[in-house]
Molecule: Bacterial RNase P class A
Organism: Paracoccus alkanivorans
RNA sequence: GCGGAGGGCCGGAUGGCCGCGUGGUCGCUUGCCGCGAGGGAAGGGGCCGCGAGGAAAGUCCGGACUCCAUGAGGCAACGGUGCCGGGUAACGCCCGGCGGGGGCAACCCCAGGGAAAGCGCCACAGAGAACAGACCGCCGCCUGCUUGUGGGCGGCAAGGGUGAAACGGUGGGGUAAGAGCCCACCGGGGGGCUGGCAACAGUUCCCGCAUGGCAAGCCCCACCGGGAGCAAUGCCGAAUAGGGAUCGCGCGCGGGGAAACCCGCAGGGCCGCCUUGCCCCAGCAGAUCCGGGUAGGCAGCUAGAUCCGGCCGGCAACGGCCGGGCCAGAGGAAUGGUCAUCCAUCCGGGGCAACCCGGAGGACAGAAUCCGGCUUACAGGCCCUCCGCGCAU
Numbered sequence: 001g002c003g004g005a006g007g008g009c010c011g012g013a014u015g016g017c018c019g020c021g022u023g024g025u026c027g028c029u030u031g032c033c034g035c036g037a038g039g040g041a042a043g044g045g046g047c048c049g050c051g052a053g054g055a056a057a058g059u060c061c062g063g064a065c066u067c068c069a070u071g072a073g074g075c076a077a078c079g080g081u082g083c084c085g086g087g088u089a090a091c092g093c094c095c096g097g098c099g100g101g102g103g104c105a106a107c108c109c110c111a112g113g114g115a116a117a118g119c120g121c122c123a124c125a126g127a128g129a130a131c132a133g134a135c136c137g138c139c140g141c142c143u144g145c146u147u148g149u150g151g152g153c154g155g156c157a158a159g160g161g162u163g164a165a166a167c168g169g170u171g172g173g174g175u176a177a178g179a180g181c182c183c184a185c186c187g188g189g190g191g192g193c194u195g196g197c198a199a200c201a202g203u204u205c206c207c208g209c210a211u212g213g214c215a216a217g218c219c220c221c222a223c224c225g226g227g228a229g230c231a232a233u234g235c236c237g238a239a240u241a242g243g244g245a246u247c248g249c250g251c252g253c254g255g256g257g258a259a260a261c262c263c264g265c266a267g268g269g270c271c272g273c274c275u276u277g278c279c280c281c282a283g284c285a286g287a288u289c290c291g292g293g294u295a296g297g298c299a300g301c302u303a304g305a306u307c308c309g310g311c312c313g314g315c316a317a318c319g320g321c322c323g324g325g326c327c328a329g330a331g332g333a334a335u336g337g338u339c340a341u342c343c344a345u346c347c348g349g350g351g352c353a354a355c356c357c358g359g360a361g362g363a364c365a366g367a368a369u370c371c372g373g374c375u376u377a378c379a380g381g382c383c384c385u386c387c388g389c390g391c392a393u
Stems, first nucleotide, its partner, number of pairs: 001389010012342007020051007028043003032039002053364001057375002060373005065229004078225005083097005098112001099110004113220002118218002120214003135160002137156009168186006187209001188207008233299004243290005248284002252265005267281003306325008343362001345360006
């Protein structure tokens, strides 16, 4: 210098003017209450403080909190997780290791328990796809003829061919040709020893090799798991309508009775009119009070597994101690607009160059109970560490 790997951070700056949300404070205006000092409400104003994010997003995991359900434990069902150890409030997250794969390397990726418990599946091609198989081929014997080929019987699986995968691989011996048939090494299985908390690794002995893949197919094993969510939930609570209590007025006439009530007559329900019988019946825009719910209001609500700095422990994730800080809390949602200068970047022109002139110009997005993660989106820029190649010393 070129190419690459991992991690951290920022994601416009300053000022003027206008504006928004919220809290505090001080006046003003207009009602209300009070004898009064004063209190309190609404509107508008001045000043001061604070006012989005690294993802506030997707709502995919895990919690806090609240309500509902639940005597405790176990089993089954359903759902989830799945190498080992650690971190954490918890996790499917993070850290460190192990194994496998990729890369020259830094480093990256893995849904990574069990396939000798059982069932199932393995497309196409191919002779044969799981207690396999013989298409081409190799070898032996017999045999026909046109004497280098055809046929039959048998042996074989080395070579070719198909496939994602063909029932261990390479080399040698062996054989008619072959084959773990035999041998060495590699691979595999079982036992021991050593190291490690463990996953696992190393080593040694035995076994000639016996059981291919798929469990993001059923299944088996181990572990975890009640449901709903801040529109949770608790409190206050109008107007109107409806419910209840008390009071007031009304509740036909006559008789009896202290009263409840009874008897007779009359009225209404009762319907063209009349008669008779049975049953039922009394109301109010009234006043005061009570309780439930609705509108609305208050709480939940932002000080917390919190942020910053230092030290200590730990490889790390993280934990502990000390000091300092307060960092939106709205309630359908404020956090904005504009101008000037500057900065990153881009375009055009000039210049050998440093640079000068003119113009453009900052992404993704946006709180709604809160927190820990994951994932996704993101213009541009800064910093640190490491790897490979080339050149110079």